[in-house]
Predicted 3D model of a 72-nucleotide RNA (transfer RNA) from a marine sediment metagenome. Rfam family: tRNA. The family's RNA type in Rfam is transfer RNA. From the family's description: Transfer RNA (tRNA) molecules are approximately 80 nucleotides in length. The prediction has a mean pLDDT of 81. RNAcentral holds the sequence, with entries from MGnify.

RNA sequence: GCCCCUGUAGUUAAAUGGAUAUAACGGGAGCCUUCUAAGCUCCUAUUCUAGGUUCGAUUCCUGGCGGGGGCG
Numbered sequence: 001g002c003c004c005c006u007g008u009a010g011u012u013a014a015a016u017g018g019a020u021a022u023a024a025c026g027g028g029a030g031c032c033u034u035c036u037a038a039g040c041u042c043c044u045a046u047u048c049u050a051g052g053u054u055c056g057a058u059u060c061c062u063g064g065c066g067g068g069g070g071c072g
Base pairs, nucleotide, nucleotide: 001071002070003069004068005067006066007065010025011024012023013022018055026044027043028042029041030040031039048064049063050062051061052060
């Protein structure tokens, strides 16, 4: 330099054109318990970035940025 894959809560993942973007772990509060742990309930927080297509974009297209891999 060229090519391929990838980027979603603090972390790991789901959602692949249409719902208030979902779950687990984590964090906070409460219930329970003599206390703790476990269990139950509620809360918390997310689409890398700039454009494009579309009535509608996490999803499709292009550029940029970050990560991983291959070739030279």